[in-house]
Molecule: c-di-GMP-I riboswitch aptamer
RNA sequence: ACGCGAUAAAAGCAAACCUAGAGUGAUCUAGGGACGCAAAGCUAUAGGGUCUAUAAGUAGAUUGCCAGCUGCCGGU
Numbered sequence: 001a002c003g004c005g006a007u008a009a010a011a012g013c014a015a016a017c018c019u020a021g022a023g024u025g026a027u028c029u030a031g032g033g034a035c036g037c038a039a040a041g042c043u044a045u046a047g048g049g050u051c052u053a054u055a056a057g058u059a060g061a062u063u064g065c066c067a068g069c070u071g072c073c074g075g076u
Stems, first nucleotide, its partner, number of pairs: 001076002004074002012037002017032006035064001041069003047066002049062005
């Protein structure tokens, strides 16, 4: 450096669902729980997408949709 993730080791995150709480809602927070994840780390003053509320202007949500930036171990 890489259109790489077979094997091994160490660590990490945590879908659905349940309980409690916040919100009109998408969804979020805490606990339990593991479907998965080599970026499931960070970014929603950001480029696209999706979703919610609204008659509309618009206001929100989502990074576990793509994207941008950074990074552990191993391989080449």